[in-house]
RNA sequence: GGGCGGGAGAGCCGAACACACCGUCGGAACGGUGCGACUCGGCGCCGAAGGAGCAACCUCCCCGGAAUCUCUCAGGCACCCGAACCGCCC
Numbered sequence: 001g002g003g004c005g006g007g008a009g010a011g012c013c014g015a016a017c018a019c020a021c022c023g024u025c026g027g028a029a030c031g032g033u034g035c036g037a038c039u040c041g042g043c044g045c046c047g048a049a050g051g052a053g054c055a056a057c058c059u060c061c062c063c064g065g066a067a068u069c070u071c072u073c074a075g076g077c078a079c080c081c082g083a084a085c086c087g088c089c090c
Stems, first nucleotide, its partner, number of pairs: 001090006011043005017036001019034006044077003050073001051071003057065002
């Protein structure tokens, strides 16, 4: 490095849209309620893709390298994917 298996964390509100029910109705329209990912907006939150910063340490000095720490640019906050890290095999 490859294959297999395991593999966490963090959400609310509003709107639009779809569906269902109810009401009015001539009605395809209107209103209300429920519900749901995606989409948009607001604020918040998480870190283990990636990225960046410092550092134990490598090593006595300079340079350099360097994390599960720190930051959150990116990514993520239903599920899935991804996923550091761990185990087995080559």
The RNA shown here (Glycine riboswitch aptamer) has 90 nucleotides and comes from a soil metagenome.
The RNAcentral record of the sequence draws on MGnify.
Of the family's consensus pairs, 90% are formed in the model.
Rfam family: Glycine riboswitch aptamer. About the family: This family represents the bacterial glycine riboswitch.
Its mean pLDDT, the model's own confidence on a scale to 100, is 78.